[in-house]
Context: one part of a larger RNA
């Protein structure tokens, strides 16, 4: 010093922290949805204008957030670089467009299989779903000019050929437009990611040799991209006492603990990165995954079954069993912050904000203050004179923290939205857009913090030690017994060392013990 545990004890508050073991198995609930202003429909309702609910198609999100540390000695991490070898949804800036066609399919209807999970056939229908055509700058290939670089090479321009875009919805006035949100191509930015390299951080040499896609080349494939990444062929290389290979151990770092520092130890909480999601493998979709609460296969386990077949994955939040010396509530709220979706209202959010439990830790406060000598009584000791407990108590005078009770009562709230006014850009105008102001609306915590009143010293002290180290001594009991002990050592008849008492010392809502590190 501690994420501690154990023993005795325990008044309050604030802020933190809380399965270190079985990455053991999990009952139950919740933890990722949202959009009707993309689409057709079903149902409910209606003042017939409209409003609402829902499964399905479709879009975005489920790659974030949250958990864990199993694996990993590795470019995993840290640090410094490189990519002329790369990608990047949403967001920002710039620029050009958003034209014209088509065929389906769920939902739904009918028929039908199955215990269920879930299907099958047939018929109908829509779209911001899907597929053609047009246009075009980029792109690819070829030809060509200029500029530049550390090599492969990069940048800019011209010509030819080739392939290749799009989607609408809502609002406003309505000849036709305008506005908002979208859609497509390209360039740039931002953010995020991928890959490569130098250096750094562990134990064993009682591990000395290791290697066949192995090392390199050519060609082809694959990827966003370089590359034996993969494949065919060719060559025989590559690594190693500057420690290869093997075995063991281990997530890494910022940091944390200790120390004057150098160093040593650790990697809980918080933050960054990585890895994993029942075990092993695989891909699909997608800007992004080889995907914790997606899919497929295999396996172990658990559950349902009509025995034909199906369902599941808490290392999310709570919680249960088990293991263990040991680690919490099956709580409240989306009010704030943040995230997803949406034009918005809003919905979702066990992220988060809070409350609960635990002296587990740190910090603060209290358990009273002043006066009070006949130095009361009692206890203990005594040389019997007394000494000590001890101003300690009683008593008197006060105070009112905390707790109790009564009353008042927050900050955190800013927004968004609604109503109104004004300004600006644009427009024929209007809706709308951008901005400002006023009013209004929103609190889980919580009737909490805090403030005020009331009563009364009332409700609140223990633990360890007293031989030396080490601060604090006597009496009795015991008699190498019972016991103590961190080391030295105590105890065999006067034990300051065992046990008890009185007294004393030290810390204090804690005190000791154990464990681990410096």
């Nucleotide at each position: 010093a501690c994420g501690a545990a154990c023993g005795c004890u325990g008044g309050c508050g604030g802020c933190g922290u809380g399965c270190c073991u079985a990455a053991u198995a999990c009952a139950u609930g919740c933890a990722a949805g949202u959009c009707g202003a993309g689409c057709g429909g079903a149902c409910c309702u209606u003042u017939c204008g409209g409003g609402g609910u829902c499964a399905g198609c479709g879009g975005c999100g489920g790659a974030c957030g949250g958990g864990u540390g199993a694996g990993u000695a590795a470019c995993a991490c840290g640090u410094g670089g490189g990519c002329a070898a790369u990608c990047u949804g949403c967001c920002c800036g710039a620029u050009a467009c958003u034209c014209u066609g088509g065929g389906a399919u769920a939902a739904c209807g009918c028929u039908u299989g199955g215990a269920a999970a879930c299907g099958a056939g047939u018929g109908c229908u829509a779209a911001u779903a899907c597929c053609g055509g047009a246009u075009g700058g980029u792109c690819u290939u070829c030809u060509u000019g200029g500029c530049c670089g550390c090599a492969u090479g990069g940048c800019c321009g011209a010509g030819a050929a080739g392939g290749a875009a799009a989607a609408g919805a809502c609002g406003c006035g309505u000849u036709c437009g305008c506005g908002u949100c979208g859609g497509u191509g390209u360039c740039g930015g931002a953010u995020g990611a991928g890959c490569c390299c130098g250096c750094g951080g562990c134990g064993c040499a009682u591990u000395a040799g290791c290697u066949a896609g192995u090392u390199g080349g050519u060609g082809a494939g694959g990827u966003a991209a370089c590359g034996g990444c993969c494949c065919a062929c060719c060559a025989a290389g590559g690594c190693g006492a500057c420690g290869a290979u093997g075995c063991g151990u281990a997530g890494c770092c910022g940091a944390c603990c200790u120390g004057a520092g150098a160093g040593g130890g650790u990697g809980a909480c918080c933050g960054g990165c990585c890895a994993c999601a029942c075990u092993g493998g695989g891909a699909c979709u997608g800007a992004g995954a080889c995907a914790c609460g997606g899919c497929c296969c295999a396996g172990a386990c658990u559950c349902c079954u009509a025995c034909g077949g199906g369902a599941g994955g808490c290392a999310g939040c709570a919680g249960u069993a088990g293991g263990g010396a040991a680690u919490c509530u099956u709580c409240c709220a989306c009010a704030a912050u943040g995230g997803g979706c949406g034009a918005a209202a809003g919905c979702c959010u066990g992220a988060u904000g809070g409350a609960g439990c635990a002296a587990c830790g740190c910090c603060g406060c209290g358990u009273g203050a002043g006066u009070g000598a006949u130095g009361a009584a009692g206890g203990c000791c005594u040389u019997c004179g007394g000494g000590u407990u001890g101003u300690a108590a009683a008593a008197c005078u006060c105070u009112g923290u905390c707790a109790u009770u009564c009353g008042g009562g927050a900050c955190g709230a800013a927004c968004c939205g609604g109503a109104g006014u004004c300004u600006g850009a644009g427009g024929a105008a209007a809706u709308g857009c951008a901005g400002a102001c006023u009013c209004u609306c929103u609190g889980a915590c919580g009737g909490u913090a805090c403030c005020g009143g009331a009563g009364g010293a009332g409700g609140a002290a223990g633990c360890c030690c007293c031989g030396g180290c080490u601060a604090a001594c006597u009496a009795c009991g015991u008699g190498c017994c019972a016991g103590c002990a961190g080391c030295c050592g105590c105890g065999g008849u006067a034990a300051u060392a065992c046990g008890u008492a009185g007294g004393g010392g030290g810390c204090a809502a804690g005190c000791g013990u154990u464990g681990u590190c410096c």
A computed fold for a 518-nucleotide part of an RNA from an uncultured bacterium, annotated as small-subunit ribosomal RNA, 5' domain. It matches the Rfam family "Bacterial small subunit ribosomal RNA". Its family is annotated with structural constituent of ribosome and ribosome in the Gene Ontology. The RNAcentral record of the full RNA draws on ENA, Greengenes and SILVA.